[in-house]
RNA sequence: GUUUAGAUAGCUCAGUUGGUUAGAGCGUAAGGCUGAAAACCUUAAGGUCGGUGGUUCAAACCCACUUCUAGACA
Numbered sequence: 001g002u003u004u005a006g007a008u009a010g011c012u013c014a015g016u017u018g019g020u021u022a023g024a025g026c027g028u029a030a031g032g033c034u035g036a037a038a039a040c041c042u043u044a045a046g047g048u049c050g051g052u053g054g055u056u057c058a059a060a061c062c063c064a065c066u067u068c069u070a071g072a073c074a
Base pairs, nucleotide, nucleotide: 001073002072003071004070005069006068007067010026011025012024013023019057028044029043030042031041032040050066051065052064053063054062
């Protein structure tokens, strides 16, 4: 330099050909339970979906450029 895959919550990830409020597990906080803890149960907080622009009535999803990570080729 060419090319493929990936980037979504603090961490690991899902999101089935665009559509109502973007989710799960773990973790965190509060409450319940207990003599007290752990385990378990309930609830909550936490996201401008890597960035910019475009297409569309509507974009995490489609298109272009770009940043970063990993692999392959040269």

Predicted 3D model of a 74-nucleotide RNA (transfer RNA) from Imasa heleensis. The organism belongs to Imasa, within Eukaryota. Its mean pLDDT, the model's own confidence on a scale to 100, is 81. Its Rfam family is "tRNA". Rfam classes the family as a transfer RNA.